[in-house]
RNA sequence: GGGGCCGUAGUAUAGCGGGAAUACGCAACGCUGGCAGCGUUGUAUCGAGGGUUCAAUUCCCUCCGGCUCCA
Numbered sequence: 001g002g003g004g005c006c007g008u009a010g011u012a013u014a015g016c017g018g019g020a021a022u023a024c025g026c027a028a029c030g031c032u033g034g035c036a037g038c039g040u041u042g043u044a045u046c047g048a049g050g051g052u053u054c055a056a057u058u059c060c061c062u063c064c065g066g067c068u069c070c071a
Base pairs, nucleotide, nucleotide: 001070002069003068004067005066006065007064010024011023012022013021018054025043026042027041028040029039030038031037047063048062049061050060051059
């Protein structure tokens, strides 16, 4: 320098154009004499910018970051 893959909550991941989701974590409350544990409720998320579309996490382009192959 060229090609490919990936980027979603604090962490790990799912989500093939129309409700952003699961587990752990965190907070409050309840059970218990207390801790732990369990239960209920809640908290928090689409790397950045642009395009296509009635509508984009999803499709296209550029950039940023990570992994990888070739040179």
A computed fold for a 71-nucleotide RNA from a Candidatus Omnitrophota bacterium, annotated as transfer RNA. The RNAcentral record of the sequence draws on ENA. The coordinates come from a structure-prediction model, not an experiment, and the mean pLDDT is 82. The organism belongs to Candidatus Omnitrophota, within Bacteria.